[in-house]
The RNA shown here (Bacterial RNase P class A) has 343 nucleotides. It matches the Rfam family "Bacterial RNase P class A". Rfam describes the family as follows. Ribonuclease P (RNase P) is a ubiquitous endoribonuclease, found in archaea, bacteria and eukarya as well as chloroplasts and mitochondria.

RNA sequence: CUGGUCGGCUAGGCGGCCGCGUCACCUUCGGGUGCCGAGGAACGUCCGGGCUCCGCAGAGCAAGGUGGUGGAUAACGUCCACCCGGGGUGACCCGCGAGCAAGCGCAACAGAGAGCAGGUCCGCCGACCUUACGUCGGUCAGGAGUGAAACGGUGGUGCAAGAGACCACCAGCGUCGUGUGCGAGCACGGCGGCUAGGCAAGCCUCACCUGGAGCAAGACCAGACAGAAGACCAUGGGGCUGCUCGUCCCGUCUUCGGGUAGGUCGCUGGAGGCGUGCGGCAACGUACGUCGUAGAGAGAUGGCCGUCCACGACAGAACCCGGCGUAUCGGCCGGCCAGUCCC
Numbered sequence: 001c002u003g004g005u006c007g008g009c010u011a012g013g014c015g016g017c018c019g020c021g022u023c024a025c026c027u028u029c030g031g032g033u034g035c036c037g038a039g040g041a042a043c044g045u046c047c048g049g050g051c052u053c054c055g056c057a058g059a060g061c062a063a064g065g066u067g068g069u070g071g072a073u074a075a076c077g078u079c080c081a082c083c084c085g086g087g088g089u090g091a092c093c094c095g096c097g098a099g100c101a102a103g104c105g106c107a108a109c110a111g112a113g114a115g116c117a118g119g120u121c122c123g124c125c126g127a128c129c130u131u132a133c134g135u136c137g138g139u140c141a142g143g144a145g146u147g148a149a150a151c152g153g154u155g156g157u158g159c160a161a162g163a164g165a166c167c168a169c170c171a172g173c174g175u176c177g178u179g180u181g182c183g184a185g186c187a188c189g190g191c192g193g194c195u196a197g198g199c200a201a202g203c204c205u206c207a208c209c210u211g212g213a214g215c216a217a218g219a220c221c222a223g224a225c226a227g228a229a230g231a232c233c234a235u236g237g238g239g240c241u242g243c244u245c246g247u248c249c250c251g252u253c254u255u256c257g258g259g260u261a262g263g264u265c266g267c268u269g270g271a272g273g274c275g276u277g278c279g280g281c282a283a284c285g286u287a288c289g290u291c292g293u294a295g296a297g298a299g300a301u302g303g304c305c306g307u308c309c310a311c312g313a314c315a316g317a318a319c320c321c322g323g324c325g326u327a328u329c330g331g332c333c334g335g336c337c338a339g340u341c342c343c
Base pairs, nucleotide, nucleotide: 001339002338003337004336005335006334007333008332009331010330012308013307014306015305016304017303018302020037021036023034024033025032026031039314043325044324046323047322048321049320050319051214052213053212054211058245059244060243061242063210064209065208066207067206068082069081070080071079072078083097084095085094086093087092098205099204103203104202105199106198120144121143122142123139124138125137126136127135128134152170153169154168155167156166157165171195172194173192174191175190176189177188178187179186180185218265219264220263221262227256228255229254230253231252232251236250237249238248239247240246272291273290274289275288276287277286278285279284
């Protein structure tokens, strides 16, 4: 310098004029002044919570979720570090990562044959017939073929010919042990002839986790109205709860009809932001200091001018927060890897 890879910050700035909203102060009640006023995703509503209510909300089942190990966190399906497997020269990236000799199941077509399978063609041996040709029996998966995939490999013993039938070495698998690591694991050694494909992101098994409903949750104030009929009825009805037990209450439900839809709170000081020190590989934690950063309610930030410039994309809070996913114009900064050139 070029390319790659991983991460962080930013999201037009400044000035003037007019306009909008909350809050505070002042007011001649008309208003005036001042501070502040959409995001990195505010989008999706995919997870997790805080909070509120269900009159004691307990236990079990069902149902659902997660899935290598160890940590972080309020928690999570998130994040950090590591292990194993795969990709890459590498930095780094990916993984629905427990279990298939517990059970059930699925795999088109082709092929003899796709789980405890297999005998098609070529081949080897024997018997019969015999010029040939053929028939029968034994054997094998060596070669070929089909397929995405065909049931260990090399060299021997053995045999009529063979085959882990047996042997040596190797690979895999199982089991026992040693060392090391918190652990998942890693390395090494002994024994065993055991050689037993794929899919669990098929049902299933194992381990761990989970009350329900949700801010249109809910609390308070004011105000108005009109009840009628029916069903069950303590051996009952209803709530917690999808079901059972348990427990609580004494009424519950259906239809027709009437009144109300107003106001206040919840609603922004939070598992908060920022800075520094310390601990930790890190996620993060902790101590001190500091800041006050939108709270609308048919729903607030717009227009014009000048200037700088990166010439502005995706896009607008509605109880709040931690993540994940998706969309996206640019600008800036840093770590690491590879190549090339120079010293």